[in-house]
RNA sequence: CACGCAGUACGUCCACGCAGUACGUCCAGAAGACGGACACGUGGACGGAACCGUGU
Repeated sequence: CACGCAGUACGUCCACGCAGUACGUCCAGAAGACGGACACGUGGACGGAACCGUGU
C1' cells in the first nucleotide's frame, strides 16, 4: 500500500410502538378542559471504523 475483517461494530436523524400513558397547567375540590414526554423496543434513511489476518 492492497484485499479481507465489513457496509459489520458504532454514530446521527426519521417513522412506528411505548402512549394520548407518565407528567404539567387550569379548577376551592370533584368532574372536566388544555398541553404532553423520556428511557426502552422495532424498522428505515444517511454516514461509517478499528483490532486482527493475508499478500506485497
This is a predicted structure of a 56-nucleotide RNA.